[in-house]
RNA sequence: AUUGAAAAAGGCAAACCAGUUGUAAAAUUGGGACGCAAAGUUUUGGGUCUUAUAUAAAUAAGAUUGCCAAACUUCCCUUG
Repeated sequence: AUUGAAAAAGGCAAACCAGUUGUAAAAUUGGGACGCAAAGUUUUGGGUCUUAUAUAAAUAAGAUUGCCAAACUUCCCUUG
């Protein structure tokens, strides 16, 4: 530099359940394990969702990165 077929060590943790917070989307803690080689970080662009106004587009305030793209960083292994 390259690869993620197989393996090992470690990591993350969907749905669902319970507690708490929030009008809500959802967040958080514990249990749980569908998956993930960036399911690490940033939260930049787009998408989706919620609430309010409005009724029809749009605007405002939020949520989501485990929806996609971008930037940066990275364990182990393969090949050179």
c-di-GMP-I-GGC riboswitch aptamer from an uncultured Halanaerobiales bacterium, 80 nucleotides, folded computationally. The model forms 95% of the base pairs in the Rfam consensus.